Predicted 3D model of a 72-nucleotide RNA (transfer RNA) from Verrucomicrobium sp. GAS474. Its Rfam family is "tRNA". By type it is a transfer RNA. Model confidence (mean pLDDT): 82 of 100.
């Protein structure tokens, strides 16, 4: 200095250009003598930044940050 990958809920991870979704954590009830477990419901999202195509963009182009790896 170049190349590839990566960035989504508190954490781990999805999601063909067409209503952002699931596990776990939370929180509320049920249950229990009480916890824990277990069960039901449910909360939470500027999808790294800024721009650009599109009727429509997490997803496609562009540039920057950040992590990680590789070449030199």
């Nucleotide at each position: 200095g170049c190349c590839g990958c990566g960035a989504u809920a508190g954490c781990u991870c999805a999601a063909u250009g067409g209503u952002a979704g699931a596990g776990c954590a939370g929180u509320u009830g049920a249950c229990u003598c009480u916890u824990a477990a277990u069960c039901a419901a449910u909360u939470g999202g500027u999808u790294g930044u800024a721009g650009g195509u599109u009727c429509a963009a997490g997803u496609c182009c562009u540039a920057c940050u950040c992590g990680c790896g590789g070449c030199a």